A computed fold for a 75-nucleotide RNA from a Mollicutes bacterium, annotated as c-di-GMP-I riboswitch aptamer. Its mean pLDDT, the model's own confidence on a scale to 100, is 83.
[in-house]
RNA sequence: AAAUGCCAAAGCCAAAACCGGGGUGACCCGGCGGCGGAAAGCUAGAGGGUCUCAUCGAGACAGCCAGCUUCCAUU
Numbered sequence: 001a002a003a004u005g006c007c008a009a010a011g012c013c014a015a016a017a018c019c020g021g022g023g024u025g026a027c028c029c030g031g032c033g034g035c036g037g038a039a040a041g042c043u044a045g046a047g048g049g050u051c052u053c054a055u056c057g058a059g060a061c062a063g064c065c066a067g068c069u070u071c072c073a074u075u
Stems, first nucleotide, its partner, number of pairs: 002075004012037002018031005035063001041068003047065002049061005
């Protein structure tokens, strides 16, 4: 430096459901929870994609793909 994530260690994040709040809605915030994730870290909603509506111009989603960086282990 690259590839891989079978084994190990330490930690990290947190799906659904439920509770409280916000929103017409997609969905968001907090709690609880833990389905999962080796980038579920960061960037981006003016790359593609999916979704919503008081529907044609306004909005939602980064835990779908993407770009950049990276712990540990193995080779």